[in-house]
RNA sequence: GGGAGAUUAGCUCAGUUGGUAGAGCAAUUCGUUUACACCGAAAAGGUCAGAGGUUCAAGUCCUCUAUCUCCCA
Numbered sequence: 001g002g003g004a005g006a007u008u009a010g011c012u013c014a015g016u017u018g019g020u021a022g023a024g025c026a027a028u029u030c031g032u033u034u035a036c037a038c039c040g041a042a043a044a045g046g047u048c049a050g051a052g053g054u055u056c057a058a059g060u061c062c063u064c065u066a067u068c069u070c071c072c073a
Base pairs, nucleotide, nucleotide: 001072002071003070004069005068006067007066010025011024012023013022019056028042029041030040031039049065050064051063052062053061
C1' cells in the first nucleotide's frame, strides 16, 4: 500500500425481508438466613463507534471517518 471481518447495556453476545432493542452474567433493592453464600422476586442500566445520505420509518441499506483483528504485498 491492497483486501476481508468486527464495533449493540459494566462484560459476553443475539437482533428475522427496514416497522419504536433483547438474553445470560455482573451490579442495585426486596424476600429468605443470626450473618454471609445459594435460591426466589423486582426494578434500573442503551447517542446501536462517529458523521452524513436514502426512506413515512434505519441497529439493519449506501458513503466517509475512527479503533481492533486477520490475510496479501